This is a predicted structure of a 507-nucleotide part of an RNA (small-subunit ribosomal RNA, 5' domain) from Endomicrobium sp. It matches the Rfam family "Bacterial small subunit ribosomal RNA". Gene Ontology terms of the family: ribosome and structural constituent of ribosome. It was read from a public genome assembly.

Context: one part of a larger RNA
RNA sequence: GAGUGAACGCUGGCGGCGUGCCUAACACAUGCAAGUCGUGCGGGAUUCUGCAGAGUAUCGCAGAGUCUAGCGGCAAACGGGUGAGUAACACGUAGGAAACCUCCCUCAAAAUGGGGAAUAUUUCCGAGAAAUCGGAGUCAAUACCGCAUAAGACCACAGUUUGGCAUCAAACAGGGGUUAAAGCAGCAAUGCGUUUUGAGAUGGUCCUGCGUCCUAUCAGCUAGUUGGCGGGGUAACGGCCCGCCAAGGCUAUGACGGGUAUCCGGCCUUAAAGGGUGAACGGACACACUGGAACUGAGACACGGUCCAGACUCCUAUGGGAGGCAGCAGUGGGGAAUUUUGGACAAUGGGGGAAACCCUGAUCCAGCGACGCCGCGUGGAGGAUGAAGGCCUUCGGGUUGUAAACUCCUUUUAGAGGGGAAGAAAUAAAUGACGUUACCCUCAGAAAAAGCCACGGCUAACUACGUGCCAGCAGCCGCGGUAAUACGUAGGUGGCGAGCGUUACUC
Numbered sequence: 001g002a003g004u005g006a007a008c009g010c011u012g013g014c015g016g017c018g019u020g021c022c023u024a025a026c027a028c029a030u031g032c033a034a035g036u037c038g039u040g041c042g043g044g045a046u047u048c049u050g051c052a053g054a055g056u057a058u059c060g061c062a063g064a065g066u067c068u069a070g071c072g073g074c075a076a077a078c079g080g081g082u083g084a085g086u087a088a089c090a091c092g093u094a095g096g097a098a099a100c101c102u103c104c105c106u107c108a109a110a111a112u113g114g115g116g117a118a119u120a121u122u123u124c125c126g127a128g129a130a131a132u133c134g135g136a137g138u139c140a141a142u143a144c145c146g147c148a149u150a151a152g153a154c155c156a157c158a159g160u161u162u163g164g165c166a167u168c169a170a171a172c173a174g175g176g177g178u179u180a181a182a183g184c185a186g187c188a189a190u191g192c193g194u195u196u197u198g199a200g201a202u203g204g205u206c207c208u209g210c211g212u213c214c215u216a217u218c219a220g221c222u223a224g225u226u227g228g229c230g231g232g233g234u235a236a237c238g239g240c241c242c243g244c245c246a247a248g249g250c251u252a253u254g255a256c257g258g259g260u261a262u263c264c265g266g267c268c269u270u271a272a273a274g275g276g277u278g279a280a281c282g283g284a285c286a287c288a289c290u291g292g293a294a295c296u297g298a299g300a301c302a303c304g305g306u307c308c309a310g311a312c313u314c315c316u317a318u319g320g321g322a323g324g325c326a327g328c329a330g331u332g333g334g335g336a337a338u339u340u341u342g343g344a345c346a347a348u349g350g351g352g353g354a355a356a357c358c359c360u361g362a363u364c365c366a367g368c369g370a371c372g373c374c375g376c377g378u379g380g381a382g383g384a385u386g387a388a389g390g391c392c393u394u395c396g397g398g399u400u401g402u403a404a405a406c407u408c409c410u411u412u413u414a415g416a417g418g419g420g421a422a423g424a425a426a427u428a429a430a431u432g433a434c435g436u437u438a439c440c441c442u443c444a445g446a447a448a449a450a451g452c453c454a455c456g457g458c459u460a461a462c463u464a465c466g467u468g469c470c471a472g473c474a475g476c477c478g479c480g481g482u483a484a485u486a487c488g489u490a491g492g493u494g495g496c497g498a499g500c501g502u503u504a505c506u507c
Stems, first nucleotide, its partner, number of pairs: 001507004006503005013376006019369002021334001026332003030329003035074003040071002043068009081287003091211007100204002105200008113147001115145002123136005153178003157174001159172005183192003213259003220250003225247008262284004266277004289310005312323004340366001342365003348362001349360004379409004389400004413448001415443005423434001451496005456477003462491005472479002
């Protein structure tokens, strides 16, 4: 000098864009943050219309609509948060998978036949304070289970051709075995689905080379350890696991141990090399009160799912139960220190749905903080008798100083009134939280808006008074003991300016 997720002191007008728990991965009151589909299903509630009835209510039948607990489907594995752990194929980069999976989507081929048995809800009975649970009976499905059909799918068999990289891969033809489905809407056409297969796309999983902090006051480490055979398991390779066999494997090119730490694109600095760093934004990983486990599923060993154990908190009728903000706000606590228990789904995007639409603390906005960057303003021109006052003085004067007053103007921003968008896209209409917005016009009046630090040298800027090695200053050198340009105050001056200084950290 530059920089910061900064803090502190003094001061503080406006706007735009960003940014805001770096500490206790401490504990959390309250609300919200993941639902949706009635065009999968049977019920229930309710409204309207029609018929029957002499009429009203009620009841019965039929039709149309709305709402819906439950069964079922899809989503909930995304999005959002945090960085505790991790020195590791975790990440980065370059490759490999002839060792693999992939819901939804796209393209292509084929199919969608015929049956059955249950069950939630509801009803009855019962247990319990509650959470919730048990028994009996009834009924449905795109829920569940057989049967049929069976291919280029899968399994084993034997064969040909081509290719390769050892295990092998692809294609072709053969006979044998195994394996599928669901309907809904519509008058219909048809549409949406369902099943099997191939290809693609997307996403993921695994393996490998290289790179990735400090410590030798850590020198030896290792028994599933290292390899083989066989098996189990997995989507898949593999000591991943198991049985048997062998005795290997790593290490001063730092094994093993200890400490510290998410990693990267980037960011800061620098002429570069390098050094530091990993907030915000983007990618990857890991975690979800602590530890462990699996279930469902295309995908989790699952933040707002389940089970077990533990600590903590809460309810209780003492028998037993409930909970997990490192989601958005917010509270306590810790701390030098970090915001509103706001608005809207209008846009972008996501989930569900045929759609209408519903949900969305993602997101878009608003609020708070000079926390940062950028922009603007706090007036402009004229104005000497160089007014008054202050300060200094050699008492002549000098300086503050065109500064003020005064005259003539202007009105940015703030204020008041009126108008008023784009963002809205499809498609005709409708649809804007922001928004009393931006922006434009009019109005009044210089009106409402300047401080902070320094002035001995480094280093731009000096005098007076007070103090008297005291009080104090200080980044270094050093000032202060009676004439202090170094302390304190005042005047003046210098620097920066809605900021200015100090502290901390990095280069």
The prediction has a mean pLDDT of 85. The source organism's lineage runs through Bacteria, Elusimicrobiota, Endomicrobiia, Endomicrobiales and Endomicrobium.